[in-house]
Molecule: transfer RNA
Organism: Candidatus Dormiibacterota bacterium
RNA sequence: GGGCGGGUAGCUCAGCCGGUUAGAGCAGGGGGCUCAUAACCCCACGGUCCCUGGUUCGAAUCCAGGCCCGCCCA
Numbered sequence: 001g002g003g004c005g006g007g008u009a010g011c012u013c014a015g016c017c018g019g020u021u022a023g024a025g026c027a028g029g030g031g032g033c034u035c036a037u038a039a040c041c042c043c044a045c046g047g048u049c050c051c052u053g054g055u056u057c058g059a060a061u062c063c064a065g066g067c068c069c070g071c072c073c074a
Base pairs, nucleotide, nucleotide: 001073002072003071004070005069006068007067010026011025012024013023019057029043030042031041032040050066051065052064053063054062
């Protein structure tokens, strides 16, 4: 330098053939249970969907450019 894949909550990820309110598990917080702790159960919290622009009535999702990470080729 070229090709491919990925970037969504603190962490691991789903959603990616455009439209419902952006979700799950774990961690952390509150409560229940227990003599107590763990486990278990309930609740709420937590997001500029990497950035900028474009298309569209409407973009996490499509297009373009950039940044970062991984793999392959040279």